[in-house]
RNA sequence: GAAUUAUUAAGAAGGGUGGAGAGAUUAGGCUCUGUGAAACCCUAGCAACCUGCGCAAACCUGAGUUGUAAGGUGCUAAAACCUACCCGGCUGGCGGGAGAUAAUAAUAA
Numbered sequence: 001g002a003a004u005u006a007u008u009a010a011g012a013a014g015g016g017u018g019g020a021g022a023g024a025u026u027a028g029g030c031u032c033u034g035u036g037a038a039a040c041c042c043u044a045g046c047a048a049c050c051u052g053c054g055c056a057a058a059c060c061u062g063a064g065u066u067g068u069a070a071g072g073u074g075c076u077a078a079a080a081c082c083u084a085c086c087c088g089g090c091u092g093g094c095g096g097g098a099g100a101u102a103a104u105a106a107u108a109a
Base pairs, nucleotide, nucleotide: 003107004106005105006104007103008102013043014042015041016040017039021032022031023030026084027083028082029081044076045075046074049072050071051070052068053067054066055064080101085097086096087095088094
């Protein structure tokens, strides 16, 4: 990198280095950014996918809309920022749904 499965409207920021871009890709919007972007590092936090630990009438087994948060990842502007296809509504930019793509985790080779 490819495959399979699951999840994606919730949640959680400060500092240092850096020095102009960033929000995945295409297009159109919109937004963030010298009051300092990306990237890297440190610290703190969020979450609960995996591991661990706890929880069952004496023991064993170890289920789970269960607890915890020690370990492995991940994440910490805006819904995956919004739209792209379909339906509804009806002349406004609203409501619902689907798909594709993407991200993350786990699995086996």
Predicted 3D model of a 109-nucleotide RNA (SAM riboswitch aptamer (S box leader)) from a Bacteroidales bacterium. NCBI's taxonomy places the organism under Bacteria, Pseudomonadati, Bacteroidota, Bacteroidia, Bacteroidales. The sequence was found by an Rfam model in a public genome assembly.